[in-house]
Context: one part of a larger RNA
RNA sequence: CGUAGGAAAUUUGAAGAGAGUCAUCCCUAGUACGAGAGGACCGGGAUGAACGUUCCAAUGGUGUUCCAGUUGUCCUGCCAAGGGCACUUGCUGGGUAGCUAAGAACGGACAGGAUAAGCGCUGAAAGCAUCUAAGCGCCAAGCCCCCUCUAAGAUUAGAUUUCCCCAUGAGACACCUUGAAGACUACAAGGUUGAUAGGCUAGAUGUGGAAGUGUAGUAAUACAUGAAGCUUACUAGUACUAACCAGUCCAUUGG
Numbered sequence: 001c002g003u004a005g006g007a008a009a010u011u012u013g014a015a016g017a018g019a020g021u022c023a024u025c026c027c028u029a030g031u032a033c034g035a036g037a038g039g040a041c042c043g044g045g046a047u048g049a050a051c052g053u054u055c056c057a058a059u060g061g062u063g064u065u066c067c068a069g070u071u072g073u074c075c076u077g078c079c080a081a082g083g084g085c086a087c088u089u090g091c092u093g094g095g096u097a098g099c100u101a102a103g104a105a106c107g108g109a110c111a112g113g114a115u116a117a118g119c120g121c122u123g124a125a126a127g128c129a130u131c132u133a134a135g136c137g138c139c140a141a142g143c144c145c146c147c148u149c150u151a152a153g154a155u156u157a158g159a160u161u162u163c164c165c166c167a168u169g170a171g172a173c174a175c176c177u178u179g180a181a182g183a184c185u186a187c188a189a190g191g192u193u194g195a196u197a198g199g200c201u202a203g204a205u206g207u208g209g210a211a212g213u214g215u216a217g218u219a220a221u222a223c224a225u226g227a228a229g230c231u232u233a234c235u236a237g238u239a240c241u242a243a244c245c246a247g248u249c250c251a252u253u254g255g
Base pairs, nucleotide, nucleotide: 001153005164006163007162008161009160010159011158015150016149017148018147021049022048023047024046025045026044027043033038051107052106053105054104055103059101060100061099062098066094067093068092069091070090071086072085073084074083075082076081112144113143118138119137120136121135165255171249172248173247175191176190177189178188179187196242197241198240199238200237201236202235203234206230207229212225213224214223215222216221
């Protein structure tokens, strides 16, 4: 820009893409077959490998924004208690959210159609024979469909529902608070008729027993107060702070 008014939402599916795998074991059955050795078709069941999709309750990893321990040195006047640096975490032990695999769940199916090679029925040319010439069947991990995803610029531009229209505006944009969304954009949530983010309160989780004081000990240290103190990204509640104020576009071929 188009889709002959302007919008919001829900859709149909022309077409396209993806997927499609394999193995082992058991039963049938030590049956058919075979002198024996060996050992099935068909049918049924179970387990798994690799691959794919999704996910994080559990198992783990990471977790330089959480907690603790610790060495050297400098600083806060000193003790004590802390802070900086030692890597762009000094080192070490753990670890929330998120992300994640080695972890978890699920998938390949079953049908149907037309066929290939192949196997047939009927059957002449050619009194026989012949699956083929007319006609009719069966049959593959392959083809089409079935399954999943995209999809009306499918210019054949589809369908349904709702909203707006004689001067009002349905709706959209912009702006702002943000996000399990994200390079930007886009998408999604919200904008006071508000829980969108921060803060605060409470909880969860993690760490593992804070500081101060007291007691014991010459002291290092231990114990008590006390499952203490601190606690990022988690869960709720709560308008305290910020989403304020003010803007822009858009229906006259009345369809």

Record summary
The prediction has a mean pLDDT of 86. This is a predicted structure of a 255-nucleotide part of an RNA (large-subunit ribosomal RNA, domain VI) from an Actinomycetes bacterium. NCBI's taxonomy places the organism under Bacteria, Bacillati, Actinomycetota, Actinomycetes.